[in-house]
Context: one part of a larger RNA
RNA sequence: GGCAUCUGGUGGAUGCCUUGGCACUGAGAGGCGAUGAAGGACGUGGCACGCUGCGAAAAGCCCGGGGGAGAUGCGAGCGAUCGGCGAUCCCGGGAUCUCCGAAUGGGGCAACCCACCCCGCAAGGGGUAUCCUUGGCUGAAUCCAUAGGCCAAGGAGGCGAACCCGGCGAACUGAAACAUCUCAGUAGCCGGAGGAAAGGACAUCAACCGAGACUCCGCUAGUAGUGGCGAGCGAACGCGGACCAGGCCAGUGGCAUGGUUGUUUGGUACCGGAAGCGUCUGGAAAGGCGCGCCAGAGCGGGUGACAGCCCCGUACGGGAAACCGGCAGCAAUGUCCUCGAGUAGGGCGGGACACGAGCCAUCCUGUCUGAACAUGGGGGGACCACCCUCCAAGCCUAAGUACUCCUCAGUGACCGAUAGUGAACCAGUACCGUGAGGGAAAGGUGAAAAGCACCGCGAUGAGCGGGGUGAAACAGUUCCUGAAACCGGAUGCCU
Numbered sequence: 001g002g003c004a005u006c007u008g009g010u011g012g013a014u015g016c017c018u019u020g021g022c023a024c025u026g027a028g029a030g031g032c033g034a035u036g037a038a039g040g041a042c043g044u045g046g047c048a049c050g051c052u053g054c055g056a057a058a059a060g061c062c063c064g065g066g067g068g069a070g071a072u073g074c075g076a077g078c079g080a081u082c083g084g085c086g087a088u089c090c091c092g093g094g095a096u097c098u099c100c101g102a103a104u105g106g107g108g109c110a111a112c113c114c115a116c117c118c119c120g121c122a123a124g125g126g127g128u129a130u131c132c133u134u135g136g137c138u139g140a141a142u143c144c145a146u147a148g149g150c151c152a153a154g155g156a157g158g159c160g161a162a163c164c165c166g167g168c169g170a171a172c173u174g175a176a177a178c179a180u181c182u183c184a185g186u187a188g189c190c191g192g193a194g195g196a197a198a199g200g201a202c203a204u205c206a207a208c209c210g211a212g213a214c215u216c217c218g219c220u221a222g223u224a225g226u227g228g229c230g231a232g233c234g235a236a237c238g239c240g241g242a243c244c245a246g247g248c249c250a251g252u253g254g255c256a257u258g259g260u261u262g263u264u265u266g267g268u269a270c271c272g273g274a275a276g277c278g279u280c281u282g283g284a285a286a287g288g289c290g291c292g293c294c295a296g297a298g299c300g301g302g303u304g305a306c307a308g309c310c311c312c313g314u315a316c317g318g319g320a321a322a323c324c325g326g327c328a329g330c331a332a333u334g335u336c337c338u339c340g341a342g343u344a345g346g347g348c349g350g351g352a353c354a355c356g357a358g359c360c361a362u363c364c365u366g367u368c369u370g371a372a373c374a375u376g377g378g379g380g381g382a383c384c385a386c387c388c389u390c391c392a393a394g395c396c397u398a399a400g401u402a403c404u405c406c407u408c409a410g411u412g413a414c415c416g417a418u419a420g421u422g423a424a425c426c427a428g429u430a431c432c433g434u435g436a437g438g439g440a441a442a443g444g445u446g447a448a449a450a451g452c453a454c455c456g457c458g459a460u461g462a463g464c465g466g467g468g469u470g471a472a473a474c475a476g477u478u479c480c481u482g483a484a485a486c487c488g489g490a491u492g493c494c495u
Stems, first nucleotide, its partner, number of pairs: 001494009015480001016444002020415002022412007029404002031159002039100003042055003046078002050074002061094006070082003105114003115128005130156009163194001164192005174181001178228001204211002215242005225233002246396003249340001253336005259330006266324003270318003276291005292309002294298001300312003345369008355381001376391005431438002451479001454466004
């Protein structure tokens, strides 16, 4: 030095576990905001760093309801207190609610600076942004007027995950290059709304038979078409389903909104809720054995191992002063205009229709034009005739459909800490970046801290040896299990 066996160190794989995730289902809710939101800054505790809660009335105040023995959040400590005169806690309502933030008196490098007016002795309180609408006052050039100015009232503003409607609108890509085309009216940006939105009550289809608003799904059908007839794009009629609803145009009406009255299967605390003992093993019984019991409850979780009968629960039953919701009635407010003309149609240009201008109907309209008036008008895919069918240029309209930031209940041949969310843990944190932005690692003692009193060595240390606790300490907080790489020790053999 090598090999082998044994025994350690290091390391944190593996197994087991789960407080966290993931995907769904059924209900609910679908908004919050100038009565100042979302989100923050700074404060706030007897001692108080962080988180949580709260706001100078500051881990809280008041009222109503529930509940019933402990309590002063995580948080264990000390101190000081509170509680059957009902605390802590839970639900509902109310009060307070610094500063920033739409932020709104002006300014500003957010959480800061500086004002004016009114009330008040003071402390302090209130008001003062902009835009829109309505009303009033005033009022130029310019007589009337108008513009403008001022005042008051009402409204708006900002935030929010997806879903929805509208406006603007790419490119990579595909076409095996590329220009029409495609990607795609997608992404992105902007505006707006609702719990859904949009659409909607035939100037529709159909085919000489007839149907009867709209929306969504399955088919029709990758069909008919369209297409550098390339790549591709791609219907409708009709059928089957989901759902079903029709109204209004001047007033005794419809619809919407909040209010109010009545009522109520509902929601936001909560309450009742059956039935097991002995013995053995063991640290511990829920396990074994023996003998019972309940069951409208043998879903699930916990308890020192595996519990229907120990605990929380579960089935079932009960419950609200307050607030929310549902339903019905009432009045109020708002809205809906007299049947639709610069409209239909036409020319030119563009866009939408599955349809790329094509033989191209239909729809929208930038521009130029421009009817008829039910004895009328539109459509039936060029166009004409016959025929059929409908009545544009006004308005409203549930349900079936889409989505899930959020609440409750539940489910899983979903994950189990390099997985599952980026995040099981004080994570959008630490850290990186001027910034937009990027973005981690990190779970497990034990049933219970019983977390090692005391003694010794040591430096009043670290660490260790005794000793004690515990079932176990090679479970000692770097703590379950503890693989391998890697590093030692002992023994044997070889060199």
Molecule: large-subunit ribosomal RNA, domain I
Organism: soil metagenome